The part of an RNA shown here (large-subunit ribosomal RNA, domain II) has 705 nucleotides and comes from an uncultured archaeon.
Context: one part of a larger RNA
RNA sequence: GCCAGGAAGUUUAUUCGAGUGGCGAGGAUAACUAAGGUAUCCAAAGCGAAAGCAACUUGCUCGCAAGAAAUGAGGAGCAGGCCUAUGAAAGUGGGCACAGUCACUCGGGUAUGACUCGAAAUCCGGCGAUCUAUUCCUGAGUAAGGCGAAUCGAAGGUAAAACUUCGUGGAGGCCUGAAGAGGUUCUACGUGCACGUGUUCUUCUAACUUGGGAAUAGGGGUAAAAAGCCAAUCGAGACGGAAGAUAGCUGGUUCCUGCCAAAGUUGGCCGUAGUCAAGUCUCGACGGAGACUGUUGAAGCGGUAGAGCGACGGAUCUAGGAUUUAGGAGGGGAAACCCUUCGAUUCUUUGUCCAACUCCGAAUGCUUCAACGUCGUAGAAGUCGGGAAACGGGUGUCCGGGGUAAACUUGGUCACCGAGAGGGGAACAACCCAGACCAUGGUUAAGGUCCCUAAGAUCAAUUAAGUGUGAACGGGUGAAGGAUGUGCACAUCCACAGACAGCAAGAAGGUAGGCUCAGAAGCAGCCACCCUUUAAAAAGUGUGUAACAACUUACUUGUCAAGGAUGUGUGCUCUGAAAAUAAUCGGGGCUAAAUUGAUUACCGAUACCAUGGGUUACCGAAAGGUAUACGGUAGGCAGGUGUUCUGUUAGGGCAGAAGCUUCUUCUUGAGAAGAAGUGGACCUUGCAGAAAUAAAAAUCCUGGC
Numbered sequence: 001g002c003c004a005g006g007a008a009g010u011u012u013a014u015u016c017g018a019g020u021g022g023c024g025a026g027g028a029u030a031a032c033u034a035a036g037g038u039a040u041c042c043a044a045a046g047c048g049a050a051a052g053c054a055a056c057u058u059g060c061u062c063g064c065a066a067g068a069a070a071u072g073a074g075g076a077g078c079a080g081g082c083c084u085a086u087g088a089a090a091g092u093g094g095g096c097a098c099a100g101u102c103a104c105u106c107g108g109g110u111a112u113g114a115c116u117c118g119a120a121a122u123c124c125g126g127c128g129a130u131c132u133a134u135u136c137c138u139g140a141g142u143a144a145g146g147c148g149a150a151u152c153g154a155a156g157g158u159a160a161a162a163c164u165u166c167g168u169g170g171a172g173g174c175c176u177g178a179a180g181a182g183g184u185u186c187u188a189c190g191u192g193c194a195c196g197u198g199u200u201c202u203u204c205u206a207a208c209u210u211g212g213g214a215a216u217a218g219g220g221g222u223a224a225a226a227a228g229c230c231a232a233u234c235g236a237g238a239c240g241g242a243a244g245a246u247a248g249c250u251g252g253u254u255c256c257u258g259c260c261a262a263a264g265u266u267g268g269c270c271g272u273a274g275u276c277a278a279g280u281c282u283c284g285a286c287g288g289a290g291a292c293u294g295u296u297g298a299a300g301c302g303g304u305a306g307a308g309c310g311a312c313g314g315a316u317c318u319a320g321g322a323u324u325u326a327g328g329a330g331g332g333g334a335a336a337c338c339c340u341u342c343g344a345u346u347c348u349u350u351g352u353c354c355a356a357c358u359c360c361g362a363a364u365g366c367u368u369c370a371a372c373g374u375c376g377u378a379g380a381a382g383u384c385g386g387g388a389a390a391c392g393g394g395u396g397u398c399c400g401g402g403g404u405a406a407a408c409u410u411g412g413u414c415a416c417c418g419a420g421a422g423g424g425g426a427a428c429a430a431c432c433c434a435g436a437c438c439a440u441g442g443u444u445a446a447g448g449u450c451c452c453u454a455a456g457a458u459c460a461a462u463u464a465a466g467u468g469u470g471a472a473c474g475g476g477u478g479a480a481g482g483a484u485g486u487g488c489a490c491a492u493c494c495a496c497a498g499a500c501a502g503c504a505a506g507a508a509g510g511u512a513g514g515c516u517c518a519g520a521a522g523c524a525g526c527c528a529c530c531c532u533u534u535a536a537a538a539a540g541u542g543u544g545u546a547a548c549a550a551c552u553u554a555c556u557u558g559u560c561a562a563g564g565a566u567g568u569g570u571g572c573u574c575u576g577a578a579a580a581u582a583a584u585c586g587g588g589g590c591u592a593a594a595u596u597g598a599u600u601a602c603c604g605a606u607a608c609c610a611u612g613g614g615u616u617a618c619c620g621a622a623a624g625g626u627a628u629a630c631g632g633u634a635g636g637c638a639g640g641u642g643u644u645c646u647g648u649u650a651g652g653g654c655a656g657a658a659g660c661u662u663c664u665u666c667u668u669g670a671g672a673a674g675a676a677g678u679g680g681a682c683c684u685u686g687c688a689g690a691a692a693u694a695a696a697a698a699u700c701c702u703g704g705c
Base pairs, nucleotide, nucleotide: 001705002704003703004702005701006700012111013110014109015108016107017106018105019104020103021102022101023100026042027041028040046053047052058079059078060077061076062075066071081096082095083094084093085092086091115252116251118249122242123241124240125239127237133216134215135214136213137212138211139210140209141208142206144176145175146174147172152167153166154165155164156163180203181202182201186198188197189196218234220230221229222228255640256639257638258637259636260635265278266277267276268275269274281387282386283385284384285383286382290375291374292373294372295371296370297369298368299367300366301365306360307358308357313354314353315352316351319348320347321346322345323344325343327342328341329340330339331338332337393417394416395415396414398412399411400410401409402408422433423432424431437613438612439611440610441609442608443607447603448602449601450588451587452586456600457599458598459597460596461595462594468590469589481575482574483573485572486571487570488569489568490567491566492565493564494563502559503558504557505556506555508532509531510530513527514526515525538553542551543550614630615629616627617626618625619624641694643691644690645689646688647687648686650684651683652682659678660677661676662675663674664673665672666671
C1' cells in the first nucleotide's frame, strides 16, 4: 500500500415541547403484597420577606367559520371590577376571567464517561542502587625500559667544618610504554561487528583500576555541579490505581429520495479558536385581509456632487491708491522732524482654493398619500411555540477614511462567490452571458467564424510600425517629452498683376555715424539708429580681418510656372523603451487573418421554444388541469430502502435452502426480482414490535498478502 473483519448520538433519572391514547375538576399510584389499601406527586388560588390576608367578575362594540338574515363558539378592541404586597394617599408590582393528569413515541435541555479517538500533566500506593552516582566493609591488580632527589661511602680539601669529585642509593600525584582505565580527532560503517563500532589519541604507583558484600529512594537520593545519574526511562523513576481525568483544540462519524434554506451583523462575557441574547433559516399552531421589492403622480425631508466666494469663516496671486503707523532697514538733520523702502491697516483691481466655508444647489435617495403592478381567503401580514446552524468571510462596481503603495487596511451601497453547475474570457471562486427536475429536437446570448476549432462574406477608410492580432484583472504598464512618418478638418496669410523653392543680377551714397579704443571701418563694447539715390539695399543677419578687405543675409529685379507658408485640433504610427537558460498574440501563422466605420449571414449554453415524462403545491369525486414551482453548503422538516432478532400470519426447501460467481430485467434512488452455474441444509412473504442496525477515509484497530 491493497484486501477482509471491527469501528463513533447510547443508558438511566428529571424537565420543556409536539403527536397519539385513557380518564377528566380531577389524574396517577411507590415500596410492600395472596388479595388489597393508603402514604405521596401534579392540578384545582393568589399575593407577601413575614405575620398574614385572600378573587360570583361584568358591560359595550367589531367580527372569522357557519348562515337567507338576525346572529355569531373561539378571536379582537374599549371601559370598568375583584384579590394581594407596599404606601397616609395618589399610585406602582403580582394575580383573577378555568383544564388538567397519566402512559407510549419522537424532538430538545440538565446530570451521568454522554457521538468517538487523542494530551502534556495532577494525586495516592507499593516496587526498584544486578545499570549508574557517592560512601563503607573485605579482597585483587599495575610487563618492560628511562631519568636518577635525599641518604651513605671513598678520595681531594680544612685547624675543624664547609665545599668539590667519584661511587652508592633508589625518591617522584616524574618520563616512554603493555595489561588495565579513558573517549581527543578523523573518516569508514550508519536495517552496522556494535541502540555506537573502528582509526587516531590520553593516562598507566595514583585524587589509580577492579571483584564480592553492604548503605542512601522519587520533590527523595547521589553529584570534584553537566539539572548529570538513580536498570536503553529523568527540569522530578517505573508500575498499578483515581480514570473512560479534562481538552472552548485537531481528526473521524457508516443507506436513499423529496420540500425549504442560512450566517459571518448588533450587544454581553478574563470575551476575541468559545459562548449567551437579538437578527437571519426551518417546522407547527393561532390569526382572518391585507402585504410589498416595482412604475407613475402629488406633497414633504435634506445641504452631498457641482458651483461660488462683491455672502460669511479661512487660505492665496497681481496691480494701483490712501491712512495713520507705536514696527524693521537706509538716508538727511544740531534737534524737532523729514524722505525712501519693506511691513501693517484699509479701499479699488486681476487670478485662484477649502472635510471641519456656503449667497446657492442638483441627480440618486428617504417619508406619506393615491393609482397601476405583483402577491394574497387555494389563507398574505402579524402573533405564539418546537428545532437549528452561524456569530473567521471574500471579490467586483460606485462613494469615502488611513497609507508612497500593495493580492494592504478600515467603512457605506448594490451584485456575486461563499452555498452556483452550464457557455465565453488559452488555462483561472466571485469579469461577461446565464440561475441546471429528466429525455429528445430546434432557436439564440455572451463570445466568435484562416488552421489547431463549430462558423464569413461584402463595402469604405487607416496603419508599414509584425504596430497590431489582449474588454478588464491577475500573471506589468508603455508616461512626460520629441517627430518635415502619414490621413482628415479648420483658421489666417501669399499667389498667373507670377507666390514658395532654385538659379542669374543687384544689395549703393553721406559714412570709417558718434563715442570708446593701440585699432573699432555694418559686425569687441556704449549711445543713437537719421538723410539721399533708388526696382531695392539695415548706421546692418551671419562668417571673416590686428584693423580693412572678402563672402553672405535681409531687401529688389529677372528667369521659371502653380500652388505655397504658418498655426490649431484630431486619427493611426515612430521615438522615449535596459535583465539575467529561448521566445511568445493560447500556438501556428497573418500586411490582413490588424485598426476604424457600415451591412448581412452563420456558429455558439443545462438560457428560450417544442414534444414526451417525473415530482411538489393547489383545484377536482375521478379523469384531468394550473404554476413565474422543482441549483444548493451549514441546517430544519417529510417519506422511504436495507440488516439482526421477537410475535403473529402465510409459505418454500435434498425433485436442492442460505451463501458465492456470471448474466438479464425493473425502480428517481436506497434497492428489488429472475435465470444459469456452484453449493449441500436451512430460508422467508404480509402485519407489527425491539435494536450492540448500514463504512472509504479517523498518521483508526486486528489479521492476511
The coordinates come from a structure-prediction model, not an experiment, and the mean pLDDT is 82. Its Rfam family is "Archaeal large subunit ribosomal RNA". Rfam links the family to the GO terms ribosome and structural constituent of ribosome. It was read from a public genome assembly.